[in-house]
Context: one part of a larger RNA
């Protein structure tokens, strides 16, 4: 100089950022991921209209049945809970970073193209019994729809398996015709309609993932051997896809002083900090990759997780229990307690940007906007401006003259930024819809009004003189000072320095 700083004195405004580094310790309680009724059944409700019956003079009113606009939604079904938000415990590794390959891959939804979408069945949920537990949750029976399951049919340049034939390379090989020969689909819904939204197959694309390979990437040799699926083949399995990835047989390898293996520390980077560089030190905010979600484990769904607010199993804790069983997981926002020198509101709003769902209205949306707390940084601003010597008065000093506080102050004109009170009032929003906000900002009105302090003063280092003190109390960064005339300790006057801050203490260059 710098800081995610703390700590001591002080504290006036605004703008912009920042804000649990410790215990990846526990967590009350609220919210953070749901949509769609234009997929489907069922059930509630219920406008306007008929209709019968009562009151009754049309009229109106009051029951109720008829069909039926619209609205709700537990179930079944869809697409999203793999994005977003959060940590950084582990990880010295293809984790990350930079280059490259994939002739060894996958890719919902989106874009472009091609062809298509026949005719069938059987259920299960809700619902209705009956039952079983204290709850969580279930069991049995019957009944139903659907874009929810299943056959069948047709189908391509898809698959599989293949005789050939052309070209071609990068080593297995690749592309392009391709005779056979066997295999694979499909679902509706709105709407009068015209269409539109969906659905099957198929190709290119975009996107966004796997997987591999050179280079780089902390410290120890008071860690030198290290390793049996290791190493390399070949049969089989597996993956989307190469691979000892896994199996069995076979050979005996493979790494390492150019540091293996062990131990320790650590999330990596774009950046940031210092430095003239060169380089050293740091990942905290913002962005990218990775791991991780109470600890261990496994798998399913599913285009995609081995899945933070999804399922099993096990452990450890904490709740409920009729003891028979069962729920639970803030390293999401906020908040609690606890640790700690130390780090904020259980706030508003989806009005913008973005995101899921849906034809759309819309709904969700602690992501976001946004307000609150903190001088914690960093940048603006402001505590007035001008005149004023009887150099008042007070103080402090004195060699008793003076000298300094010092144009400083009163006095006296003026000004009103910041605040105050009054009136007006946004952009951000495309037609409407604004949380922030009656907020920024305008304009009047008053009246110097309501705003300075910390650190030093021997020297390095700007800034001296009195009193107490008497090697004591005390100070100190390094040199030191203090033992009776301390410019070094205390107080106090004056003085330097920097300011809403000043010093210390930590850490880095």
């Nucleotide at each position: 100089g710098a800081u995610a700083a703390a700590c001591g004195c002080u504290g006036g405004c605004g703008g912009c950022g920042c804000a649990c580094a410790u215990a990846a310790g526990a967590c009350a309680u609220g919210c953070a991921a749901g949509u769609c009724g234009a997929a489907c059944g069922a059930a509630c409700u219920u406008a306007a209209u008929c209709g019968u019956u009562a009151g009754u003079u049309u009229a109106c009113u009051a029951a109720u049945g008829a069909a039926g606009c619209g609205g709700u939604u537990a179930g079944u079904g869809g697409c999203g809970g793999a994005c977003u938000g959060g940590u950084g415990a582990g990880u010295a590794a293809c984790a990350c970073g930079u280059a490259a390959g994939c002739a060894a891959c996958c890719u919902g939804c989106c874009u472009a193209u091609u062809a298509g979408a026949g005719g069938g069945g059987a259920a299960c949920a809700a619902c209705a019994g009956u039952u079983a537990g204290a709850a969580a949750u279930g069991a049995c029976u019957g009944c139903u729809a659907a874009u929810a399951c299943c056959g069948c049919a047709u189908a391509u340049g898809c698959c599989a398996u293949a005789a050939g034939u052309a070209u071609c390379g990068c080593a297995u090989g690749a592309u392009a015709c391709a005779a056979g020969u066997g295999g694979g689909a499909a679902a509706g819904g709105a709407g009068c309609a015209a269409u539109c939204c969906g659905c099957u197959a198929a190709u290119a694309g975009a996107u966004g993932g796997g997987c591999u390979u050179g280079c780089g990437u902390c410290u120890g040799a008071u860690u030198a051997g290290a390793u049996a699926g290791u190493u390399g083949g070949u049969g089989g399995g597996g993956u989307a896809a190469c691979g000892g990835c896994c199996u069995a047989c076979c050979a005996a390898g493979u790494c390492g002083a150019c540091g293996a293996u062990c131990a320790g520390u650590a999330g990596c980077c774009g950046a940031g900090u210092u430095g003239a560089g060169a380089g050293a030190c740091u990942c905290u905010a913002c962005g990218g990759c990775c791991a991780c979600a109470u600890u261990g484990g496994g798998a399913c769904u599913g285009a995609g997780a081995u899945a933070c607010g999804g399922c099993c199993c096990a452990g450890a804790c904490u709740c409920c229990u009729a003891c028979g069983g069962g729920a639970g997981g803030c390293a999401g926002c906020a908040g609690u307690c606890g640790g700690g020198a130390a780090u904020a509101u259980u706030g508003c709003g989806c009005a913008a940007u973005g995101g899921a769902g849906g034809a759309a209205a819309c709904u969700c949306u602690g992501a976001c906007g946004c307000a609150g707390u903190g001088a914690c940084g960093c940048c603006g601003c402001g505590u007035g401006c001008a005149g004023g010597a009887a150099g008042a008065a007070g103080g402090u000093u004195u060699u008793c003259g003076g000298a300094u506080u010092g144009u400083a102050a009163a006095c006296u004109g003026c000004u009103u930024u910041a605040g105050a009170c009054a009136g007006g009032g946004a952009a951000g929003a495309a037609a409407a819809a604004g949380a922030c906000a009656g907020u920024a900002c305008c304009u009047g009105u008053a009246g110097a009004a309501u705003a300075a302090g910390c650190u030093c003063c021997g020297g390095c280092u700007a800034a001296c003189u009195a009193c107490g003190u008497g090697c004591c109390a005390g100070c100190a960064g390094c040199c030191g000072c203090g033992g009776u005339a301390a410019u070094a300790c205390g107080u106090a006057g004056g003085g330097a320095g920097c300011a809403a801050g000043c010093g210390u203490u930590a850490u880095c260059c």
This is a predicted structure of a 509-nucleotide part of an RNA (small-subunit ribosomal RNA, 5' domain) from an uncultured bacterium.